[in-house]
Order: sequence, then C1' cells, then structure tokens
RNA sequence: GGACUCGUGGCGCAAUGGCUAGCGCACCUGAUUCCAGUCCAGGAGGUUGUCCGUUCAAGUCGGGCCGGGUUCA
Repeated sequence: GGACUCGUGGCGCAAUGGCUAGCGCACCUGAUUCCAGUCCAGGAGGUUGUCCGUUCAAGUCGGGCCGGGUUCA
C1' cells in the first nucleotide's frame, strides 16, 4: 500500500430503514440490615467514531476521513 471486518452509556453486547436506541454488569438513591453483602424498588448516564450524501424517515444504505482487528504483499 491492497482486500475484508469492526466502531452504539464506564465495561460487555442488542436493535428488519419506521413507537421515546434497549439488555446485562458497574454507578447513585431508597427500602431491608447493628454495619456490610444478597435480594427488592427507583434513578442517572448515549450528540450510535467523524463529515457528507440517499430517503418522508438512517445506529442500519452509499462515499470520504480517523481508529482497532484479520489477511495479502
């Protein structure tokens, strides 16, 4: 340098082009407890890597760029 693939809360992952982007762990608050943990209830946390395009509508499709991985030199 070429080809393929991935990028979504702190972490691991979902989401057929169409309802307010969900789930688990972690975190915070409450309840429980002598205290803590477990369990229970609630909450916060995402400009879906970035820019542009297609579309009535994009996390999803197309292109450029950035980054990671695999592979061919």
The RNA shown here (transfer RNA) has 73 nucleotides and comes from Xanthoria parietina. The source organism's lineage runs through Eukaryota, Fungi, Dikarya, Teloschistales and Xanthoria. RNAcentral records the identical sequence in 5 taxa. It matches the Rfam family "tRNA". It is annotated as a transfer RNA. Gene Ontology term of the family: triplet codon-amino acid adaptor activity.